[in-house]
RNA sequence: GAGUUUGAUCCUGGCUCAGGGUUAACGCUGGCGGCGCGCAUAACACAUGCAAGUCGAGCGAGGGCUUAUUUCUCGCAAGAGAGAUAAGUUCCUAGCGGCGAACGGGUGAGUAACACGUGGGCAACCUUUCCUAUCGCGGGGGAUAACAGCGGGAAACCGCUGCUAAUACCGCAUGUCGUCACCGGUCGCAUGGCCGGUGAAGAAAGCAGCAAUGCACGAUGGGGUGGGCCCGCGGCCUAUCAGCUAGUCGGUGGGGUAACGGCCUACCGAGGCGAUGACGGGUAGCUGGUCUGAGAGGACGGCCAGCCACACGGGGACUGAGACACGGCCCCGACUCCUACGGGAGGCAGCAGUGAGGAAUCUUCCGCAAUGGGCGAAAGCCUGACGGAGCGACGCCGCGUGUGGGAUGAAGUCCUUCGGGAUGUAAACCACUGUUGGAGGGGAAGACAUCGACGGUACCCUCCGAGAAAGCCCCGGCUAACUCUGUGCCAGCAGCCGCGGUAAUACAGAGGGUGCAAGCGUUAAUCGGAAUUACUGGGCGUAAAGCGAGCGUAGUCGGUUAUUUAAGUCGGAUGUGAAAGCCCCGGGCUCAACCUGGGAAUUGCACUCGAUACUGGAUAGCCAGAGUUCGGCAGAGGGAAGCGGAAUUUCCGGUGUAGCGGUGAAAUGCGUAGAUAUCGGAAGGAACAUCAGUGGCGAAAGCGGCUUCCUGGACCAGAACUGACGAUCAGGCUCGAAAGCGUGGGGAGCAAACAGGAUUAGAUACCCUGGUAGUCCACGCUGUAAACGUUGGGCGCUAGGUGUGGGGGACCUCUCCGGUUCUCUGUGCCGCAGCUAACGCAUUAAGCGCCCCGCCUGGGGAGUACGGCCGCAAGGCUAAAACUCAAAGGAAUUGACGGGGGCCCGCACAAGCGGCGGAGCAUGCGGAUUAAUUCGAUGCAACGCGAAGAACCUUACCUGGGUUUGACAUCGCCGGAAAACUCGUAGAGAUACGGGGUCCUUCGGGGCCGGUGACAGGUGGUGCAUGGCUGUCGUCAGCUCGUGUCGUGAGAUGUUGGGUUAAGUCCCGCAACGAGCGCAACCCUCGUUCGAUGUUGCCAGCGCGUUAUGGCGGGGACUCAUCGAAGACUGCCGGGGUCAACUCGGAGGAAGGUGGGGAUGACGUCAAGUCAUCAUGCCCCUUAUGUCCAGGGCUUCACGCAUGCUACAAUGGCCGGUACAAAGGGCUGCGAUGCCGUAAGGUGGAGCGAAUCCCAAAAAGCCGGUCUCAGUUCGGAUCGGGGUCUGCAACUCGACCCCGUGAAGUCGGAGUCGCUAGUAAUCGCAGAUCAGCAACGCUGCGGUGAAUACGUUCCCGGGCCUUGCACACAC
Repeated sequence: GAGUUUGAUCCUGGCUCAGGGUUAACGCUGGCGGCGCGCAUAACACAUGCAAGUCGAGCGAGGGCUUAUUUCUCGCAAGAGAGAUAAGUUCCUAGCGGCGAACGGGUGAGUAACACGUGGGCAACCUUUCCUAUCGCGGGGGAUAACAGCGGGAAACCGCUGCUAAUACCGCAUGUCGUCACCGGUCGCAUGGCCGGUGAAGAAAGCAGCAAUGCACGAUGGGGUGGGCCCGCGGCCUAUCAGCUAGUCGGUGGGGUAACGGCCUACCGAGGCGAUGACGGGUAGCUGGUCUGAGAGGACGGCCAGCCACACGGGGACUGAGACACGGCCCCGACUCCUACGGGAGGCAGCAGUGAGGAAUCUUCCGCAAUGGGCGAAAGCCUGACGGAGCGACGCCGCGUGUGGGAUGAAGUCCUUCGGGAUGUAAACCACUGUUGGAGGGGAAGACAUCGACGGUACCCUCCGAGAAAGCCCCGGCUAACUCUGUGCCAGCAGCCGCGGUAAUACAGAGGGUGCAAGCGUUAAUCGGAAUUACUGGGCGUAAAGCGAGCGUAGUCGGUUAUUUAAGUCGGAUGUGAAAGCCCCGGGCUCAACCUGGGAAUUGCACUCGAUACUGGAUAGCCAGAGUUCGGCAGAGGGAAGCGGAAUUUCCGGUGUAGCGGUGAAAUGCGUAGAUAUCGGAAGGAACAUCAGUGGCGAAAGCGGCUUCCUGGACCAGAACUGACGAUCAGGCUCGAAAGCGUGGGGAGCAAACAGGAUUAGAUACCCUGGUAGUCCACGCUGUAAACGUUGGGCGCUAGGUGUGGGGGACCUCUCCGGUUCUCUGUGCCGCAGCUAACGCAUUAAGCGCCCCGCCUGGGGAGUACGGCCGCAAGGCUAAAACUCAAAGGAAUUGACGGGGGCCCGCACAAGCGGCGGAGCAUGCGGAUUAAUUCGAUGCAACGCGAAGAACCUUACCUGGGUUUGACAUCGCCGGAAAACUCGUAGAGAUACGGGGUCCUUCGGGGCCGGUGACAGGUGGUGCAUGGCUGUCGUCAGCUCGUGUCGUGAGAUGUUGGGUUAAGUCCCGCAACGAGCGCAACCCUCGUUCGAUGUUGCCAGCGCGUUAUGGCGGGGACUCAUCGAAGACUGCCGGGGUCAACUCGGAGGAAGGUGGGGAUGACGUCAAGUCAUCAUGCCCCUUAUGUCCAGGGCUUCACGCAUGCUACAAUGGCCGGUACAAAGGGCUGCGAUGCCGUAAGGUGGAGCGAAUCCCAAAAAGCCGGUCUCAGUUCGGAUCGGGGUCUGCAACUCGACCCCGUGAAGUCGGAGUCGCUAGUAAUCGCAGAUCAGCAACGCUGCGGUGAAUACGUUCCCGGGCCUUGCACACAC
């Protein structure tokens, strides 16, 4: 820096990622070289070999060799062999002796310690070898190993006897000198140091050499080196470890040590350590340094270097200059091995190596050539230290896997919109090069004369030939890199957020791409990012976080003046701060890594010289902080005792009668044994109305009738006094509501528990009737709370305004009451700067500063467990972890929601009229059934919906029969002469067969048929992949934008407010000003008038004609039709209103405030509906899910629902007569008059492509008659019979007519629907679809023609404002 809490925002806050490094391991992969590194685990156990010896110039002895002499044996001899003696030997060595073995090498178990680091001290010490200086080295003695003999033992090894040497051992002499004792001098901070004198005891070794001489030896001083001891300071966690300590702390005497010391001991005293963390527990070798980080820090201590500790576990000493000793000794223990069972041996945390453990860590290599070490006079010997090689991509560094050309952009593969694109100059192919590699040849430095393990290595030369050398992770965001296929919440992925449920850039594969590269990823741990423990550098009103409050100890901090000191602080100088490392400048390996020279740095410690402002120490003052005294003053401040009235309850008595009480409504309960009510009296307990107030007091908890006594604190005014006496406060102590606990009282009311009654699905609750602890008092305990202002205490500073409590001053009025103003001290509200994430805070700070204390560090687990402390108990205080989540939160924003509020609409309620729900039937749906009962639509917003016409067709479904380039389209190729049409045969038909029959032409062909290949076809799936169209909220008044302004931001403002409207309609106001989509208007229609026109319409006037009719001539007046115009705009008047918008009333007018109706549907919502209107992506079928045909089905039927029709009758039914529409339709049509039939209808065919003719009768209405309240002269279902019409065909399954039959039904439960005027209701008419029709549906048309609206509390829906919210797929 990023991701992740939200619809979005800001903040808080955690989780996660990108970076670096690693003694790493694992997965995939692997060409070369250099330099490094390589048991982190079992300080587990170890086979085997090696890792410390050396000196013969210390010594004796033995052996070997050489020479000389000699003896013996063999041999003819030469000679050979064996032995002895002597000499020599820079040959070997078991022993005595010396030096070394205490170094070097390993490991990190232990250790929280003077172990380490750093700086000091030793007047309290040692130091082999080395350097240096002085002196000395005389003369004696006695042993012992080896060896020999004997003996024991399995072995390891041992005993006895005897012999012998020394630089082994022991006296004596000498005494520079040191030590000790005594005396004197001198010096020091103490113990004490130094110097002089006297006395006492105290040394020694030789070897080599002809010799010179060299080496060795003794004593002592000095130096050097190495060590020992002591001290200051520094560096882990834990207080859920708070007290620890008997040699403990000190002293005296003694012992011990190289040396101080309780180091040890005896005695004496009682000390010593600790919140600045003793003691205990856990963890750990420490450091230079390493990694990270801007730094400060954090983590680590492998390699290298310094120190320490350890050497199978534990203990101990010996030797020695040095050890309490890795490859020494002794003892105990565990383990392993040998054994003759009696006894013995051993210690890889040396180098290799083995087993085991483990995710995991190498060769039983070469060499002493170099560097270094031990011994030696030296040669030299020894050296798994070391130098090298080997193994391991474990890390770092370097190099390579080719270079140039090469388009037809090959093939393959992938994608594709099918055109093409990508891989990709990549390959092929051509030319070239030779690092690495292979082969051959030469061949180092490292060495200073000889000596080279590495090593025939590095390096050089020649030849060969692109030949042998690329992978791994990733590609949803963070994070660089995208497509296809498969899969279908499966398989899987995932660091976090999260992907996967049929179109997955997130799984798997592929193509392509990004990144890194001999590596790449993963895992683990670590620093960073994380200011997420905040010293640098955080916080605590509401996010986690102020202890309930006070007093006060340690501690921390501290007014003013002066002097002094110099601890802190600042400056200079000196010492130290090892080397390596880091950094800088150079140098060497071809570069680099690596190595190397120099410098810088090492921020520290110590010492010293100075400075003195500040802090500290010391001293002397001061009064501004703090306190004391005097005078006032307010108060529910505290404690104790006493007193008072009102009220409740109970008891007694009176009056009085049937209820009381209680609730939403009731019931339990009380009451005729007299309640409630009411009057009088008595008892008892508790609490103190009014006053009373964001009034007062108190540290907080808290405190309220009145009086008295005791008592704390505050405030005001001024004066005197003390002289920093102050602030805060870890521990500690005290106070601390309510409930609770103990003991003893008290008990009226109230009231947990409990009981009963209700409520409820239940009701262990809310409501009611009762009721016990308790509430009250005394004493004691508990110690908590939303103990809250969720805001610790103190001091200072920083605009104001306005209330109120207490006190004082000044002024006015002055008699009081009172007023104005200033000031101190409380307590509220508003508000500026500033602060804050915002809300908000704002002289009573959450502002600006200082001081002190407490507390926080993601959510859950959990304020829990364990431990400790407290408590009688209940419980309190202190206070984790495992595990789990990717959040949990704060404030604010926009919505949605609320059985929140305000305002306002709507047939929303109410008021009214008529229905539905009951009956029968029709239609649709569910369900059931079925071979099929095709499919879709499902709350409103599916259900007389798609369907404005299912007998066949339709038709998508079922059964059966056929068919496969197809019923239909286009194209290529091949073939044909027929196809259509008509007749016949078979068949249910499709179809098949047979007969007849033959097209156009510009002569190219077209059309047709058959075959074949591309393809057709699908009412198959997905409406949650889509377009289009539609429904709905809703004809509701809303939805937005630009600029500006406000806000960190989401957003707000505008659009809110005051009015008004049907309306975001308009007006006014306003940090807004404008604009867009909606509203309205513009469009159609109806209503009035006018103008024009006048047929098919009309007929007033003038004619003709008829029984009659605009029938005819004419006419345009009227109706009407068509076109056009006018008219209505709150324009006029009055009231109201903000001189507004507007509203109310009125005039005029056909119409009045939107005149009625229609069309018109904002941003959006419902993954709403439709893949079966159509279109369309993807998927699926292809002799079938396509297509053709026949029959069946979509018309089923115990049921349920929805929408209708007809009714139940008299406002009616029936019969007869009679009047008046509008809007439509009509040539495959409407069909008149007439005739036939009871009728449906038939016959017939005038007229009409229609303002002309027809459908066509309008019906309710009106007039008259009849019926008389009944299952009827209501009602018409159902059924029987007979017909008519359409149609290829009415069986499944049409409509209509006639006759007969005459069901339910007497107005419909809960509930529910429509309608506000030409509306409801009621009456008929027409049309689309259509052969006909299940239409009672739908869409239109006119006729007759109401009632009611007080009003907005309630139900439903909606709009605006506001409020709450833990909701946002939004109740």
Notes: A computed fold for a 1371-nucleotide RNA from an uncultured Actinomycetes bacterium, annotated as small-subunit ribosomal RNA. The sequence is in RNAcentral, with records from ENA.